The prediction has a mean pLDDT of 80. The RNA shown here (transfer RNA) has 73 nucleotides and comes from Kocuria carniphila. Rfam family: tRNA. The family's RNA type in Rfam is transfer RNA.
[in-house]
RNA sequence: GUGGGCGUAGCUCAGUUGGCAGAGCGCCUGGUUGUGGUCCAGGAGGUCGCGGGUUCAACCCCCGUCGUUCACC
Numbered sequence: 001g002u003g004g005g006c007g008u009a010g011c012u013c014a015g016u017u018g019g020c021a022g023a024g025c026g027c028c029u030g031g032u033u034g035u036g037g038u039c040c041a042g043g044a045g046g047u048c049g050c051g052g053g054u055u056c057a058a059c060c061c062c063c064g065u066c067g068u069u070c071a072c073c
Stems, first nucleotide, its partner, number of pairs: 001072007010025004019056001027043005049065005
């Protein structure tokens, strides 16, 4: 340099015909316990890498760009 994969909550990742952004772990509060852990209930936390386009509507489609990774040269 060429081509492909990946980028979504603090972490690991789901999310498909374009129609409310989610799970597990972690965190906070309460209950339980002599304390802690376990367990139970509730809660907070997101510009969906970034910029633009299409659309009534975009994590999802299109273009560009950044990061990372794999293959080739």